[in-house]
RNA sequence: GCCGGGAUAGCUCAACGGUAGAGCAAUCGCUUCGUAAGCGAGAGGUUGGGGGUUCGAAUCCUCUUCCCGGCU
Numbered sequence: 001g002c003c004g005g006g007a008u009a010g011c012u013c014a015a016c017g018g019u020a021g022a023g024c025a026a027u028c029g030c031u032u033c034g035u036a037a038g039c040g041a042g043a044g045g046u047u048g049g050g051g052g053u054u055c056g057a058a059u060c061c062u063c064u065u066c067c068c069g070g071c072u
Stems, first nucleotide, its partner, number of pairs: 001071007010024004018055001027041004048064005
């Protein structure tokens, strides 16, 4: 330099172009003499960044940053 994959909640990951979710963690509550475990509830997101297409973009196009793999 070229090709491919990835970046979404604190962590690990989902999400046919149509309200961004789950598990774990954290918070609050129930339960217990108490703790852990268990159960319940609510909260937590500029979807790596810029631009474009569209009535509407995490998703499609484009530029770019970083990570992983391959080729040279």
This is a predicted structure of a 72-nucleotide RNA (transfer RNA) from a Candidatus Parcubacteria bacterium. Its Rfam family is "tRNA". By type it is a transfer RNA. From the family's description: Transfer RNA (tRNA) molecules are approximately 80 nucleotides in length. The coordinates come from a structure-prediction model, not an experiment, and the mean pLDDT is 82. The sequence is in RNAcentral, with records from ENA.